About this RNA: A computed fold for a 404-nucleotide RNA from Porphyrobacter sp. GA68, annotated as Bacterial RNase P class A. Its Rfam family is "Bacterial RNase P class A". By type it is a ribozyme. It was read from a public genome assembly, where an Rfam model found it. The coordinates come from a structure-prediction model, not an experiment, and the mean pLDDT is 76. Of the family's consensus pairs, 90% are formed in the model.
RNA sequence: CCAGGGGGCCGGGCAGCCGCGUGCGGGGCAACCCGCCCGAGGAAAGUCCGGGCUCCACGAAACAAGGGUGGCGGGUAACGCCCGCCGUGGGCAACCACAGGGAAAGUGCCACAGAGAGCAGACCGCCGAUGGCCCGCUCCUUCGGGAACGCGGCACAGGCAAGGGUGAAAGGGUGCGGCAAGAGCGCACCGGGGUCGCUGGCAACAGCACCCGCAUGGCAAACCCCACCCGGAGCAAGGCCAAAUAGGGACGGCGCGCCCUCUUGUUGCAAGAGGGCAGGGGUGUUUCGCCCCGGGACCGUCCGGGUUGGCUGCUUGAGCGUGGGGAGCGAUCCCCCGCCUAGAGGAAUGGCUGCCCCCGCCUGAGCGGCGGGACAGAACCCGGCUUACAGGCUCCCUGGCUUU
Numbered sequence: 001c002c003a004g005g006g007g008g009c010c011g012g013g014c015a016g017c018c019g020c021g022u023g024c025g026g027g028g029c030a031a032c033c034c035g036c037c038c039g040a041g042g043a044a045a046g047u048c049c050g051g052g053c054u055c056c057a058c059g060a061a062a063c064a065a066g067g068g069u070g071g072c073g074g075g076u077a078a079c080g081c082c083c084g085c086c087g088u089g090g091g092c093a094a095c096c097a098c099a100g101g102g103a104a105a106g107u108g109c110c111a112c113a114g115a116g117a118g119c120a121g122a123c124c125g126c127c128g129a130u131g132g133c134c135c136g137c138u139c140c141u142u143c144g145g146g147a148a149c150g151c152g153g154c155a156c157a158g159g160c161a162a163g164g165g166u167g168a169a170a171g172g173g174u175g176c177g178g179c180a181a182g183a184g185c186g187c188a189c190c191g192g193g194g195u196c197g198c199u200g201g202c203a204a205c206a207g208c209a210c211c212c213g214c215a216u217g218g219c220a221a222a223c224c225c226c227a228c229c230c231g232g233a234g235c236a237a238g239g240c241c242a243a244a245u246a247g248g249g250a251c252g253g254c255g256c257g258c259c260c261u262c263u264u265g266u267u268g269c270a271a272g273a274g275g276g277c278a279g280g281g282g283u284g285u286u287u288c289g290c291c292c293c294g295g296g297a298c299c300g301u302c303c304g305g306g307u308u309g310g311c312u313g314c315u316u317g318a319g320c321g322u323g324g325g326g327a328g329c330g331a332u333c334c335c336c337c338g339c340c341u342a343g344a345g346g347a348a349u350g351g352c353u354g355c356c357c358c359c360g361c362c363u364g365a366g367c368g369g370c371g372g373g374a375c376a377g378a379a380c381c382c383g384g385c386u387u388a389c390a391g392g393c394u395c396c397c398u399g400g401c402u403u404u
Stems, first nucleotide, its partner, number of pairs: 001400010012356007020039002023036005041375001045386002048384005053234004058289006066230005071085005086100001087098004101225002106223002108219003123164002125160003130157002132154003135150002138147003172190006192212004197208004238312004248303006254296001257277009279293004319339003323336005357373006
């Protein structure tokens, strides 16, 4: 100097004039006036996660349904986030990516092509030792035939899955031996599986040793199985005040049992109160507890009425710091010091001017001129992730060239 990778920050500044909003102080009968402090983001966005907070479900436990996560260890209030490490893949590397447990619990899919794609398979091929057929030659013969020989021929029976083809993928790879030709058929190495084995590590895992098989394909971001985790709704949650109305009506479901005591009335018997047992309901199921019900708790459907106003929730926080010290590889944690930085309520922070800054063009260069300056606005508050972003500053790392 060129190319690449990882991280942090800024994204306008200063001044003047006029104009906004909350709070605080002062003046004023009030309307309002004056002064002071402060006043949109790194994503305020998406609403994808996790919480704080509020309310509801009668409570506790177990299970089911539904949902979420998925290597190991740590951080955190928590998480599906962050950090470190392991493994696999990509890259020369720095680094990057990963819905990263299980295919031998079961079900399902792998189109087309191909012989064959889950328990297989023979299209082209190779062999043809052994059995079969044919030819040659020699010998024997009871003239039907038989026997031996041939680096002989055929490829029928049979053998093969090594070679080729098909395909995204074909039942391990290379080599040697063996065989009629082959095949983990045997062996060496690689690869794979196993081990209450040894070493290192908290662990995932890595290395070594031994044994095996010479082999049980892929997909679970297919259903599923396994491990762990999870109530629901949400500031339009909720609370208070004011005001107003009809503490409204109809239909259906289901229950209305027994015993004891007391009181009242009493011809028979009835009513009320209390207690006990059983029954029904409050919950997806079960158990336990608690509460409710006996002209009713509850369940289901339908019709109808009032309230749309004000105050609050509402900002001191798992808060912030180009502050200090300590622990840790790191995420982060601990201690000290300092600070208070929007709380609007149909919704405020704007307009104009000048200078500066950054970028591009014009110019031989400069002066100067022209143009441009991103994504984008809090609404209960935090921790994350994801998406958008003109231009600029800076730190570290990797590869290459070069000795200027």